[in-house]
RNA sequence: UACCCGAACAGGCAAACCCGUCGUAAGGCGGGGACGCAAAGCCAGGGGCCUCCACGAGGCAGCCCAGCCGCCGAA
Numbered sequence: 001u002a003c004c005c006g007a008a009c010a011g012g013c014a015a016a017c018c019c020g021u022c023g024u025a026a027g028g029c030g031g032g033g034a035c036g037c038a039a040a041g042c043c044a045g046g047g048g049c050c051u052c053c054a055c056g057a058g059g060c061a062g063c064c065c066a067g068c069c070g071c072c073g074a075a
Stems, first nucleotide, its partner, number of pairs: 005073002012037002017032006035062001041068002045065003048060005
């Protein structure tokens, strides 16, 4: 010093499940709750999966890749 890397510290996120709410649904949002997470931050461009009133319209970033951005600092 922080590209790689991931011990510690600080701070952060929040699965299942429950409640409320929106949606036909997948699922979203808010609250509770923590299984986990060093990008479990953003993004639906590619792949993948899911839904429906299915030749179209949607959803998932906590499945992978690409792109953008970023906290801490031991080996």
c-di-GMP-I riboswitch aptamer from Paractinoplanes ovalisporus, 75 nucleotides, folded computationally. Model confidence (mean pLDDT): 86 of 100. It matches the Rfam family "c-di-GMP-I riboswitch aptamer". From the family's description: GEMM was predicted in a large-scale screen for bacterial structured RNA regulatory elements. It was read from a public genome assembly, where an Rfam model found it.